[in-house]
RNA sequence: GGAGUGGGCGAGGCGGUUGCUCCCGCUUCUCCCGAGGAGGAGUAGGGGAGGAAAGUCCGGACUCCGCAGGGCAGGAUGGCCGCUAACGACGGCGCCGGGCGACCGGCGGAAAGUGCCACAGAAAACAUACCGCCCGCGAGGGUAAGGGUGAAAAGGUGAGGUAAGAGCUCACCGCCCCGGCGGCGACGCCGGGGGCAGGGUAAACCCCAUCCGGAGCAAGGCCAAACGAGCCCCACAUGGGAUGGCCCGUCCCGGGGCGGGUCGGCCGCUCGUCCCCGCGAGCAAUCGCGGGGCCAGACAAAUAACCGCCCCCGCCGCUUCGGCGCGCGGGAACAGAAUCCGGCUUAUGUCCCGCUCCAGCC
Numbered sequence: 001g002g003a004g005u006g007g008g009c010g011a012g013g014c015g016g017u018u019g020c021u022c023c024c025g026c027u028u029c030u031c032c033c034g035a036g037g038a039g040g041a042g043u044a045g046g047g048g049a050g051g052a053a054a055g056u057c058c059g060g061a062c063u064c065c066g067c068a069g070g071g072c073a074g075g076a077u078g079g080c081c082g083c084u085a086a087c088g089a090c091g092g093c094g095c096c097g098g099g100c101g102a103c104c105g106g107c108g109g110a111a112a113g114u115g116c117c118a119c120a121g122a123a124a125a126c127a128u129a130c131c132g133c134c135c136g137c138g139a140g141g142g143u144a145a146g147g148g149u150g151a152a153a154a155g156g157u158g159a160g161g162u163a164a165g166a167g168c169u170c171a172c173c174g175c176c177c178c179g180g181c182g183g184c185g186a187c188g189c190c191g192g193g194g195g196c197a198g199g200g201u202a203a204a205c206c207c208c209a210u211c212c213g214g215a216g217c218a219a220g221g222c223c224a225a226a227c228g229a230g231c232c233c234c235a236c237a238u239g240g241g242a243u244g245g246c247c248c249g250u251c252c253c254g255g256g257g258c259g260g261g262u263c264g265g266c267c268g269c270u271c272g273u274c275c276c277c278g279c280g281a282g283c284a285a286u287c288g289c290g291g292g293g294c295c296a297g298a299c300a301a302a303u304a305a306c307c308g309c310c311c312c313c314g315c316c317g318c319u320u321c322g323g324c325g326c327g328c329g330g331g332a333a334c335a336g337a338a339u340c341c342g343g344c345u346u347a348u349g350u351c352c353c354g355c356u357c358c359a360g361c362c
Stems, first nucleotide, its partner, number of pairs: 001358008012310007020048004025043008050334001054345002057343005062216004074212005079093004094107005108207002113205002115201003130147002132143004155173006174196001175194008220267004230258005239253005274293008311331005316325003
């Protein structure tokens, strides 16, 4: 320098001006008016999006239903051991596969049962025989070593053996069973025995083990207008109201209560399995202890715009090759809280670090 692989931080900083939203304090106005309460306006101070706030895929907190609980159905997970509130996440380890390597990917059962396996091929599985080989006059029989088909064809290589062949026999490898040793375990190593089980597919049904009650903040709770309906109580006029200073007159009319619920308002609502720092345990995920911090809570939905300086990058110019410049341009993208949290996945732009392989130079 090239090619590759694994991981991490942040999503520019500071200041000013003008705005928006929430909290708290003060001033002022209006309303109900009994202390007091509600609302509006102004203003000092403080807080104000993300690494994914997204997809809503997985797991929990919380709430209601239900409630002694159990089962069926259904769903999910699937090497082992940890970790955790929990998980399908995460960490470490094991085996298999890929890669020269850093590294990456996969993981119960097909020697319980059922089903399926296009085309090609003799045959896709209680096997079978197209060519071939052997025996035979032939009919027929033996054979599965060789050819051929296929993604896949009843262990592989070699030797013996045979009419030709074949685990038919033997050696090694593979496979299965048993035992010993090591490991918590997946599993590994060693020894012995058996000629040998027997295609693939479980994101086909299924079997085994483990886990899961349902619905979700539009959960759920509180207050509660108007109109109408419902129920109860009291009245039915000698009563009440309006007009008016009062009377007459004129005009109008039943009154009170209850609970449910709509509009609307409030709570839930943000302090939480929270964040930061240090020390300790552990390979790690993670956990323990100590100290410090308060960090959006809106409801059609605020979190923005502009300017200056610094910083970073690129180009240009100068250079004594260390850099310098009041020269020019850029600081993008994905996207935006809506009960909260742990993950996963997807989208996106910049920078940084470790490691591997190749080539060159010293």